[in-house]
RNA sequence: ACGUUAUCACGAAAGGCAGAGGGAAUAGACCCAAUGAAGCCUUGGCAACCUCUCAUUAUGAGAAAGGUGCUACAUUCUACAGAAUUUUUAUUCUGACAGAUAACAG
Numbered sequence: 001a002c003g004u005u006a007u008c009a010c011g012a013a014a015g016g017c018a019g020a021g022g023g024a025a026u027a028g029a030c031c032c033a034a035u036g037a038a039g040c041c042u043u044g045g046c047a048a049c050c051u052c053u054c055a056u057u058a059u060g061a062g063a064a065a066g067g068u069g070c071u072a073c074a075u076u077c078u079a080c081a082g083a084a085u086u087u088u089u090a091u092u093c094u095g096a097c098a099g100a101u102a103a104c105a106g
Stems, first nucleotide, its partner, number of pairs: 003104006013043005021032003026079004044071003049067002051063005075098001080095006
């Protein structure tokens, strides 16, 4: 790398360097960006996967020192399948594919 499990409609800022793109891939849309994108550094903050504590009988509550992570827009939205509603080809819901993060395994 591949794999398994869990979560993903909540939440969370500034400064410096830098100098044109960014929002995963493909396609379509929409949004952000010289009033400064991506990336790097520093300090905050958010959260609670690992960790710690108390109960508990496989879950709940709490803490936030440590290991990660995150800090525009639902994973920005859609694509694939099914069901329902019909404003008749649009809306809603569920699931899948894919992605992100953590732990385990490797």